[in-house]
Molecule: transfer RNA
Organism: Candidatus Sulfopaludibacter sp. SbA3
RNA sequence: GCCGGGAUAGCUCAGUUGGUAGAGCGCUAGAUUUGUAAUCUUGAGGUCACGGGUUCGACCCCCGUUCCCGGCUCCA
Numbered sequence: 001g002c003c004g005g006g007a008u009a010g011c012u013c014a015g016u017u018g019g020u021a022g023a024g025c026g027c028u029a030g031a032u033u034u035g036u037a038a039u040c041u042u043g044a045g046g047u048c049a050c051g052g053g054u055u056c057g058a059c060c061c062c063c064g065u066u067c068c069c070g071g072c073u074c075c076a
Base pairs, nucleotide, nucleotide: 001072002071003070004069005068006067007066010025011024012023013022019056027043029041030040031039049065050064051063052062053061
C1' cells in the first nucleotide's frame, strides 16, 4: 500500500426487504427475609465511533476519516 471483519447502555452482545433502539449481567427503588444472599416486580441509563451524502424517513444504503483484529503484497 491492498483486501476482509469489527465499533450499538457501565460490561458482553442482538438488531433484514430503511419506518418509535433491545436482551442478559450490573445499577436504582420496592416486595419477600430477623438481616444478607437468592427470587419476583419496577425504574434509570444511548450523539448507534466521527464527518458528509441519498431519502418523506438511516444503526441499516453511498463516500470519506479515526481506532481495533486478521490476511496478502511490492518498491525504494